[in-house]
RNA sequence: GCACUCGUAGCGCAAUUGGAUAGAGUGUCGCCCUCCGACGGCGAAGGUUGUGGGUUCGAUUCCCGCCGGGUGCA
Numbered sequence: 001g002c003a004c005u006c007g008u009a010g011c012g013c014a015a016u017u018g019g020a021u022a023g024a025g026u027g028u029c030g031c032c033c034u035c036c037g038a039c040g041g042c043g044a045a046g047g048u049u050g051u052g053g054g055u056u057c058g059a060u061u062c063c064c065g066c067c068g069g070g071u072g073c074a
Stems, first nucleotide, its partner, number of pairs: 001073007010026002013023001019057001028044005050066005
């Protein structure tokens, strides 16, 4: 340099050929439980879906540029 692939919550990940409000786990916080904790139960907060454009009534999803990670070739 070329090709392919990945980027979504603090962390590791889902999301059906584009469709209603982007979810669950873990972690964090609060409450219950307990003499106090742990475990367990309930609840809450936390997201510009890497970034900038385009297509569309509608984009995490499709197209293009850029940024970053990985693999292969040279």

Source information
Model confidence (mean pLDDT): 80 of 100. The RNA shown here (transfer RNA) has 74 nucleotides and comes from an uncultured Clostridia bacterium. Rfam family: tRNA. It is annotated as a transfer RNA.